[in-house]
Molecule: transfer RNA
Organism: bacterium
RNA sequence: GGGGAUGUAGCUCAGUUGGUAGAGCCCCCGACUUUUAAUCGGGUGGUCAUGGGUUCAAGUCCCAUCAUCCCCACCA
Numbered sequence: 001g002g003g004g005a006u007g008u009a010g011c012u013c014a015g016u017u018g019g020u021a022g023a024g025c026c027c028c029c030g031a032c033u034u035u036u037a038a039u040c041g042g043g044u045g046g047u048c049a050u051g052g053g054u055u056c057a058a059g060u061c062c063c064a065u066c067a068u069c070c071c072c073a074c075c076a
Stems, first nucleotide, its partner, number of pairs: 001072007010025004019056001027043005049065005
């Protein structure tokens, strides 16, 4: 330099042919228990990496950029 993958909650990850974002763990509250743990119920938490475009509508489609990883090439 060329090509590709990934980027969504504090963490690990879903998200269907574009239709208005979820699960588990963690955390908080409650029930149960002599207490703790376990179990059960409820709850908080998101500018969907950044910017722009298309669209009535974008996590999803298009372009650019950034970060991490992989492959190829080049130089030494």